The prediction has a mean pLDDT of 86. Predicted 3D model of a 497-nucleotide part of an RNA (small-subunit ribosomal RNA, 5' domain) from an uncultured bacterium. Its Rfam family is "Bacterial small subunit ribosomal RNA". Its family is annotated with ribosome and structural constituent of ribosome in the Gene Ontology. The full RNA is in RNAcentral, with records from ENA.
[in-house]
Context: one part of a larger RNA
Order: sequence, then C1' cells, then structure tokens
RNA sequence: GAGCGAACGCUGGCGGCAUGCUUAAUACAUGCAAGUCGCACGGCCGGGGCAACCCGGCAGUGGCGGACGGGUGAGUAACGCGUAGGAAUCUGUCCACGGGUGGGGGAUAACGCCGGGAAACUGGUGCUAAUACCGCAUGAUACCUGAGGGUCAAAGGCGCUUGUCGCCUGUGGAGGAGCCUGCGUCCGAUUAGCUUGUUGGUGGGGUAAUGGCCUACCAAGGCGAUGAUCGGUAGCUGGUCUGAGAGGAUGAUCAGCCACACUGGGACUGAGACACGGACCAGACUCCUACGGGAGGCAGCAGUGAGGAAUAUUGGUCAAUGGGCGCAAGCCUGAACCAGCCAUGCCGCGUGCAGGAUGAAGCAUCUAUGGUGUGUAAACUGCUUUUGUACGAGAAGAAACACUCCUUCGUGAAGGAGCUUGACGGUAUCGUAAGAAUAAGGACCGGCUAACUCCGUGCCAGCAGCCGCGGUAAUACGGAGGGUCCAAGCGUUAUCC
Repeated sequence: GAGCGAACGCUGGCGGCAUGCUUAAUACAUGCAAGUCGCACGGCCGGGGCAACCCGGCAGUGGCGGACGGGUGAGUAACGCGUAGGAAUCUGUCCACGGGUGGGGGAUAACGCCGGGAAACUGGUGCUAAUACCGCAUGAUACCUGAGGGUCAAAGGCGCUUGUCGCCUGUGGAGGAGCCUGCGUCCGAUUAGCUUGUUGGUGGGGUAAUGGCCUACCAAGGCGAUGAUCGGUAGCUGGUCUGAGAGGAUGAUCAGCCACACUGGGACUGAGACACGGACCAGACUCCUACGGGAGGCAGCAGUGAGGAAUAUUGGUCAAUGGGCGCAAGCCUGAACCAGCCAUGCCGCGUGCAGGAUGAAGCAUCUAUGGUGUGUAAACUGCUUUUGUACGAGAAGAAACACUCCUUCGUGAAGGAGCUUGACGGUAUCGUAAGAAUAAGGACCGGCUAACUCCGUGCCAGCAGCCGCGGUAAUACGGAGGGUCCAAGCGUUAUCC
C1' cells in the first nucleotide's frame, strides 16, 4: 500500500447493488418448510333430482413423489477431491423403434358389530372394490442351457366412436449412478518399523457389477527413510486476496463434488436410500402419564435461551423461474421471487451556486494607541431546486398454459389470432408547487508523514506504531485558536499478502 462475512469508538442525509452466527455439529417454545391424483377403487357425508344420475367434500385401499429441492462442515489426509483414463455394471420418468394387452381366482382396509387402553394406539368377528394380490393361457430378436430344450408378462380409466392417457415385454439413446486405475493433494522422525483376511492363489458364496467383499483350503507373503505405521490439523475444487511475476495466504457469498442429519448400529421399501422433516434397536436429554405406558429430534424458513467482540423479520406471494402430482382445471412449494432490519461492503448523489470589504463583531495572537489570522467566510443581493415535503400521472417485468377460432401437414403436433394472469406496488419513473429551505463529521499536526502557535502542567498528570516526549517558556501531555488529510464516513483493534 492493498484486502476483510469483521468488531469497537465518535459521527451519520439519500439511493442502487450485494453481504449478514466465522463462536456452542449447543438446547430448543410456537407456526410453516411434501404433497398430489375421484380420469385406479369401494364407501361415507352434504346439495340437486320422482328416479336413473349429477355436483361438492372426506377418511381409507391404490399410484407417483417424499433419494429432488433446502441446511451444515462435525467427521474425513481418503480414489474423499482435482485431473486424465478404464471395464466387469444398473438406470423410474423422458426420446426413437418392435411386439403384446386373452381368460380366471382368493383376499383385505374402509364400513358394521363386540371389545382393551388415561393416552399413544390396538384386538376379535362379518361384508366389499380396484391400475392392490395370485394362478392359467400366449410367448420372441428377452433369460438359462448339457444346444435337445426349459423359464418369465400384462390393467385398465376417460371420452365417445375419430380417439386419448395408461399397462406388459424387448432393442437402442439421452441424462443419472455404482466400480477400478495413473498422477497431484498439510505438519511432525522428540512417531521406525507396520500388517494375519494381512499379500497372493484355487473352489464356493454374495452383489447390478470387478474384487479378501465374505468363507474353506493352500502358499508366505505385502508396505516402509522416494517416510510405512502413529500423532496433530483439515471437507476438496472452480475460485478469492495479494504480488510486476514467481510465489504466499485462503476456501464466506455463487458453482461442482463429498460427508452428515440428537449419539451409535443394523436393515426394510424402492429404479434410486442404509433415507434431515420414514421405520427398528440401544444410549443421553426433554416432555406427557391414571405409573401400566407413551411422545420428541430446527446442521429447513422465521424465531427463543445460551455462548460470544459480533451477525437480521416468528413478513408477502406463488406474479415470474424451477420442482412434485394431475388429461386438465388446479393444488402444494420458508425452493424461488420480493419486501423488512444493519453505513457491513462497493458504487453514485447531496448538504448549494454567483456576487459581496467598513476586510464587521467575536475569538486567537503579536514587536500591542495599532497590526495580523479566522476571511469572501458572515451579514447583504441575485440565482437554482438534486435530495426532502405536498399534490397528481404511473410502468417494464406477461410469455404462456387452459379455452375459442383459423391454417398446415396429418394414426399428432406445429404455427397464427383472440382472451386471461403482477406478490413486489400506487413501487420505479415522470410532472407541478413553494422554499437555501431538510442534511458534516472523524482523525491528525516532533521525525518517519501533509499540517504551528498560545495557555495550563512541571519525570506529575499523561502520550507512544518505531525513535522517543514530560524534571518551569513542551510545535510530542491537557485545553484553545489556526492548519492538514479523508469524508457519510473517519479512526482503532484483530488477521492475510
């Protein structure tokens, strides 16, 4: 000199854009953060209707989603990450192409009845549906094979006769995921030896898949001063800061990957989890209890206590972007977009401009009847109105989906026209009006280092980044006048280059 997720002191007008628990991965009251589908299914309730039936709602069965999105950095020195490759793999939804969708069965929740329990919840019995479940048939370019052969499917709904959304089974793709390898990836030798599933082989098991991943047997290997093992520290990277560069430091915000979800463990379901707002077991803690037994997990968004030098609202909307479900209408979305708070940072603007000398008063100072400085500064005259105030006008962000119509090709879409939708917000912006009106501080002035005098104090009180000032004329302490440098900031402290 530059930087900062900063803090502290003094001060503080406005706007735009960003950032905002770095500490206790500490404990959490309360609300919200993942639902959706009646075009899978039976039922119940309400309304309409004479009825068939129609409309709306509800718990349940069922499907898809809850593995994304959001948070945190505890652990991890590791194929975790980065980079470059590899072969023994899987992949819901999506895209392209091929084939199929026949005919049956038995249950079960809901519901009714009878119970148990304080509650959480739960038992028995009876009835019922399905795109829930299970056989049969068909079965190839699928799978297995001893090459003869053997094995495995399916579901319908809506519209209504033109269809559409599905379902089953293949092949390929896209995107995603798992696995392996080369190289790179902090400190300590006051850590020198480490290792028995250990290193390799064979047979078997297991997995989507290779493999000591697991197991039986066999061999005795494997790693290490090019630092094994052990200990400490740490999420990694793109990047960020600094620097002419080389390098050094760092890993907030944004983006990619990893790991974790009160602590520990093992699993289930599923295309995908060993699963933050799923389930089970154990533990600590908190809460409820009728003492028999139960409930919970903010490192989601707000918010609270605690810790700390220190870090925000228990806000609005799904309008846009994106996600889940749905044919759709739509519903959900603390993702997101906005608003609120904080000079925390960066950037921009303002606090007036021009004229004005009796060089006013006051204050300070001196060589003191007087001069000098403050100082064109003020007063005074003229002008302007950013910002602020009042009143008025008032956006872009919206293009769509759906619906209606038209055109084109046409077993489905594409294009066009119309129509609808704004949280922010009566915001941004613009116009009009009056009026200098509403707006300047902080640090420093011995040298480094730009800026000097007076008074007080008298090695005292104090200052100080370094050198050093202060013991009676202190430009270094304290006050004042004046000056210098920055400026809505200025200084100090911590820290990095």